About this RNA
Predicted 3D model of a 105-nucleotide RNA (SAM riboswitch aptamer (S box leader)) from Mucilaginibacter myungsuensis.
RNA sequence: UACUUAUCCAGAAAGACCGAGGGAUUGGCCCGAUGACGUCUUAGCAACCUAUUAUUGAUAAGGUGCUAAAUCCAACUUCUUCCCGAUACAGAAGACAGAUAAGAC
Numbered sequence: 001u002a003c004u005u006a007u008c009c010a011g012a013a014a015g016a017c018c019g020a021g022g023g024a025u026u027g028g029c030c031c032g033a034u035g036a037c038g039u040c041u042u043a044g045c046a047a048c049c050u051a052u053u054a055u056u057g058a059u060a061a062g063g064u065g066c067u068a069a070a071u072c073c074a075a076c077u078u079c080u081u082c083c084c085g086a087u088a089c090a091g092a093a094g095a096c097a098g099a100u101a102a103g104a105c
Stems, first nucleotide, its partner, number of pairs: 001104001003103006013042005021031003025075004043067003047064003050060004071097001076094005
């Protein structure tokens, strides 16, 4: 890192520094000088790998990771209800995209 597979409705903080935007994109809606985001330290959570085990589970927290809101919601397709001329709303399923892990290169 173009790729493959799996998961993403749960869970989880504080201090210091910095100083204005941030939540991937677009549209919403939120967070933010009562200091967001980011960096460091400690703490915590437990998705994947690893370890143990009574092995579809549980425990641990070694390696990554994560610690506002469902991946914050939607985007594209199909189905259902309403409408019934059509659009839209609502619900469900599947995809696209994104993130993380392991593998491979």
The source organism's lineage runs through Bacteria, Sphingobacteriia, Sphingobacteriales, Sphingobacteriaceae and Mucilaginibacter. Of the family's consensus pairs, 97% are formed in the model. Its mean pLDDT, the model's own confidence on a scale to 100, is 80.